Predicted 3D model of an 89-nucleotide RNA (c-di-GMP-I riboswitch aptamer) from a Clostridia bacterium. Its Rfam family is "c-di-GMP-I riboswitch aptamer". From the family's description: GEMM was predicted in a large-scale screen for bacterial structured RNA regulatory elements. It was read from a public genome assembly, where an Rfam model found it. The prediction has a mean pLDDT of 85.

[in-house]
RNA sequence: UUUUGAUAAAGGCACACUUGCUGAAAAGCAGGGUCGCAAAGCCAUGGGUCUAAAGAGAUGCAAUUCUCUAUGACUGCCAGGUUGCCAGG
Numbered sequence: 001u002u003u004u005g006a007u008a009a010a011g012g013c014a015c016a017c018u019u020g021c022u023g024a025a026a027a028g029c030a031g032g033g034u035c036g037c038a039a040a041g042c043c044a045u046g047g048g049u050c051u052a053a054a055g056a057g058a059u060g061c062a063a064u065u066c067u068c069u070a071u072g073a074c075u076g077c078c079a080g081g082u083u084g085c086c087a088g089g
Base pairs, nucleotide, nucleotide: 002089003088004087005086012037013036017032018031019030020029021028022027035076041082042081043080045079046078047077048074049073050072055068056067057066058065
């Protein structure tokens, strides 16, 4: 430097759930929690998924209701890029 992750060693993160806050929502942040994870570290670049405030359309006297749509979100959905611990080859 590259590759592999079986047995380790030192560690790390934190699913679901829950409390508080933010948000229209999806969801995020902090605390508890610990299902699991060899990148479950980081980056929305390509797919994919979720939400629909604003906007557009339909309906209706109106209120409403429905549909479309990310500029919003998900890296613990899959790829890709990038940075790393230990051990073996």